The RNA shown here (Glycine riboswitch aptamer) has 117 nucleotides and comes from Ottowia testudinis. The coordinates come from a structure-prediction model, not an experiment, and the mean pLDDT is 80. RNAcentral holds the sequence, with entries from Rfam. Taxonomically the source falls in Ottowia (Bacteria, Pseudomonadati, Betaproteobacteria, Burkholderiales).
């Protein structure tokens, strides 16, 4: 130090899919000696079904490289290895009313590293 590529950290945007079923604790409201009743789309857990895909993960074509593999011979075809992407696919995670949270990717801003002097 213009520009790349990589990372961070602030701001701003940012989708989809069940207010699921059933248990249990409790909050609320009657009633109370004890049992207990009622109502709610109330909060916390378990378990079960359906579902989303944009936290993370997992997977893979072309194509590249390789091979004391076959087959063919003037540079070939087959095969095995490897390496190889995603907004694709998977649905472990995780997520599914608003409301928060998160959120791939984006937009601005400003640090760091690589590079180069």
């Nucleotide at each position: 130090g213009a520009a790349a590529a990589u990372u961070c950290u602030g701001c701003u945007g940012g989708a989809g899919a069940g207010a699921g079923g059933c248990c249990g604790c409790u909050g609320c409201c009657c009633a109370c000696a004890c049992c207990g009743g009622g109502a709610c789309g109330g909060g916390c857990g378990g378990c079960c079904c359906a579902c989303c895909g944009a936290a993370g993960g997992g997977g893979c074509a072309a194509g590249g490289c390789g091979c004391g593999c076959g087959c063919a011979u003037u540079g070939g075809c087959g095969g095995c290895g490897u390496u190889g992407a995603a907004u694709c696919u998977c649905u472990c995670a995780g997520g599914u009313a608003a409301a928060g949270a998160g959120g791939a990717c984006a937009g601005c801003a400003g640090g760091g590293u690589u590079c180069c002097a």